[in-house]
Context: one part of a larger RNA
RNA sequence: UCCUACGAGUUACUCCUCUCUAGCAAGGAUAAGAAUUUUUGAUUCGAAUCCGUAGCGAAAGCAAGUCUUAAUAGGGCGCUUAGUUAGAGGGGGUAGACGCGAAACCAAGUGAUCUACCCAUGACCAGGUUGAAACUCCGUUAACCCGGAGUGGAGGACCGAACCAAUAUACGUUGAAAAGUGUUUGGAUGAGUUGUGGGUAGGGGUGAAAGGCUAAUCAAACUUGGAAAUAGCUCGUACUCUCCGAAAUGCAUUUAGGUGCAGCCUCGAUUUUAUUGUCAUAGAGGUAGAGCUACUGAUUGGAUGCGGGGGCUUCAUCGCCUACCAAUUCCAGACAAACUCCGAAUGCUAUGACAUUUGAUCGGGAGUGAGGUUGUGGGUGCUAAGGCCCAUUGCCAAGAGGGAAACAACCCAGACUAUCAGCUAAAGUCCCUAAAUAUAUGUUAAGUUGACCAAACGUUGUGUAAUUGCAUUGACAGCUAGGAUGUUGGCUUGGAAGCAGCCAUUCAUUUAAAGAGUGCGUAACAGCUCACUAGUCGAGCGAUUAUGCGUGGAUAAUAAUCGGGCAUAAACAUAUUACUGAAGCUAUAGAUCUAUUUAUAGAUGGUAGGAGAGCAUUCUGACUCGUAUUGAAGGUGUAGCGUGAGCUAUGCUGGAACAGUUAGAAAAGAAAAUGUAGGA
Numbered sequence: 001u002c003c004u005a006c007g008a009g010u011u012a013c014u015c016c017u018c019u020c021u022a023g024c025a026a027g028g029a030u031a032a033g034a035a036u037u038u039u040u041g042a043u044u045c046g047a048a049u050c051c052g053u054a055g056c057g058a059a060a061g062c063a064a065g066u067c068u069u070a071a072u073a074g075g076g077c078g079c080u081u082a083g084u085u086a087g088a089g090g091g092g093g094u095a096g097a098c099g100c101g102a103a104a105c106c107a108a109g110u111g112a113u114c115u116a117c118c119c120a121u122g123a124c125c126a127g128g129u130u131g132a133a134a135c136u137c138c139g140u141u142a143a144c145c146c147g148g149a150g151u152g153g154a155g156g157a158c159c160g161a162a163c164c165a166a167u168a169u170a171c172g173u174u175g176a177a178a179a180g181u182g183u184u185u186g187g188a189u190g191a192g193u194u195g196u197g198g199g200u201a202g203g204g205g206u207g208a209a210a211g212g213c214u215a216a217u218c219a220a221a222c223u224u225g226g227a228a229a230u231a232g233c234u235c236g237u238a239c240u241c242u243c244c245g246a247a248a249u250g251c252a253u254u255u256a257g258g259u260g261c262a263g264c265c266u267c268g269a270u271u272u273u274a275u276u277g278u279c280a281u282a283g284a285g286g287u288a289g290a291g292c293u294a295c296u297g298a299u300u301g302g303a304u305g306c307g308g309g310g311g312c313u314u315c316a317u318c319g320c321c322u323a324c325c326a327a328u329u330c331c332a333g334a335c336a337a338a339c340u341c342c343g344a345a346u347g348c349u350a351u352g353a354c355a356u357u358u359g360a361u362c363g364g365g366a367g368u369g370a371g372g373u374u375g376u377g378g379g380u381g382c383u384a385a386g387g388c389c390c391a392u393u394g395c396c397a398a399g400a401g402g403g404a405a406a407c408a409a410c411c412c413a414g415a416c417u418a419u420c421a422g423c424u425a426a427a428g429u430c431c432c433u434a435a436a437u438a439u440a441u442g443u444u445a446a447g448u449u450g451a452c453c454a455a456a457c458g459u460u461g462u463g464u465a466a467u468u469g470c471a472u473u474g475a476c477a478g479c480u481a482g483g484a485u486g487u488u489g490g491c492u493u494g495g496a497a498g499c500a501g502c503c504a505u506u507c508a509u510u511u512a513a514a515g516a517g518u519g520c521g522u523a524a525c526a527g528c529u530c531a532c533u534a535g536u537c538g539a540g541c542g543a544u545u546a547u548g549c550g551u552g553g554a555u556a557a558u559a560a561u562c563g564g565g566c567a568u569a570a571a572c573a574u575a576u577u578a579c580u581g582a583a584g585c586u587a588u589a590g591a592u593c594u595a596u597u598u599a600u601a602g603a604u605g606g607u608a609g610g611a612g613a614g615c616a617u618u619c620u621g622a623c624u625c626g627u628a629u630u631g632a633a634g635g636u637g638u639a640g641c642g643u644g645a646g647c648u649a650u651g652c653u654g655g656a657a658c659a660g661u662u663a664g665a666a667a668a669g670a671a672a673a674u675g676u677a678g679g680a
Stems, first nucleotide, its partner, number of pairs: 001680006011095003015092010027051003033045005055062002065077004098236002101233001105226006116200009125190001127159003130155001134151006163187003168183004202218001204214003239614006249262005263368002265365007274358001276355008289342001290340002296336002300332004307325002309322004371396003375392006401412003416590004421586003427580003430565003436577001438576006449567002457552003461549010478536005484509003489503003515530001519528002591604006615669001617666008626658002634653008
């Protein structure tokens, strides 16, 4: 992992409630028990008792009323009638209460053959080394002290086997082993190691102390019991078809992943247009916008300049001045969620018309109370987020199909079934890949682009439109030639000659034209060049604005790409006509349901969930006076029928029981629970 079997809403109750069916009905019902009988049963007795027929009040009590109250007022609860018994079903309660699942708690016992410590009694420690005290002798001393030699054999002494331990490392890691093996290492006469017997027991022991050890179990052992502890938590919960179909919100909660009430779904009853949409009419409102010389507040420039500051002046006042601040007023500009002289669209309310779906109340049953995302209006945040918080709409959730390469919610479109029929939507039509290598006119040269991603700022890339200047009296560009003189202007300066710097009626002359000089250059000159002019050439040449497509800007981590191939159109823009294209629409046939005008029309996606109708399994009663060795059940094939669960027929196998109809009762349906047992 697979196969087979088993495996989860059950049962009980003088309990509560609702629906359906049946009996009786202002009443209904018996219980225990008794009698009878065809004796697992039924019938007849049996009102003890229970519910209902009257309520209100705390109660006394009163009573269709009563309580409150001083009240006859007002108000609260009642009255103007339907119950009860049984059966079945939905839901609740109490019980283990749909099933499995804790960690734990308590009680009574069992454990110290492992291990911790202790007690008693035994055992063991190769070999080698060091050489304490003490003693003897000698020397020495007044005597001690002290020195030397020898003897001696101390030590939680030294080296190192057994033994005990476990430092480092390798292997082992479904091991040889639920802790080991190899090498290496520590202790090895001691707080040593070890045998046997004994002691301490679970909130207890023992502990040279690690929460260690206490039988492979320890921050409280193990066994049995309370016990099916509890689990707002996780997982699982078994056949089919049909109808409808949610919620992820509000309030509250020791509440936030739970629950109560409401909201939204479903079923029944009642009501009968009360509901929804469109149009019209009539309303309330202060949002978007706009405005502010209409307020409140904020605000830029200008004019005016009250007042203030500063300066001058004076004995003091007065007075004068101002590149200062600045009220008010005026002109122009412009801002506001908590500003408004104004002011929509939507939405809301009411009425009417026309359509069409519904709405409301009462009662039974729920689920939901983690939502998500697109667009729009906002708050918060960074006008960040697939962010957070509201509102509103669609969608996903609970929605399949086509498109977007792939892609819950983006675009198109809502799947009853069948069809080798047709038309379209979005989107597409070179190949992958169904359909245009379509038509017309342009643009792009960057593979820009080719359905998601780029800015400020650059750009004499190129298209279009407009304005304007110059131009056959010859423009623009190029080429040839000139570009001079007073003069080296004056000043400055070492020098300053067009060209370091300063000054300026930067003037005048000759000229076709030529600046007291545009740039390069020199120490200064020189030299080159420009402006300007002529000649040559012969038709357009400049400037500005707007706009289309390009171009630079352009950097992300393993190798790139439009989905790919590739494409100069198969890119981009505008226009047109074909075609392709979905479970959309149509056609044909069929199923179920609902309406009515009876032949048509409409409906039939669906999670949680509500409602309805069925299939299968086992057993029981009745019937078929059913089937079966001329072959039952079961197994395994085939064919047919049914929307489906399933059913029927039949071949082979099998070898003795079984089926149909109807009614009833359930140990009544498995793919999942790290399910249980067995097997592979």

This is a predicted structure of a 680-nucleotide part of an RNA (large-subunit ribosomal RNA, domain II) from a Flavobacteriales bacterium. The coordinates come from a structure-prediction model, not an experiment, and the mean pLDDT is 84.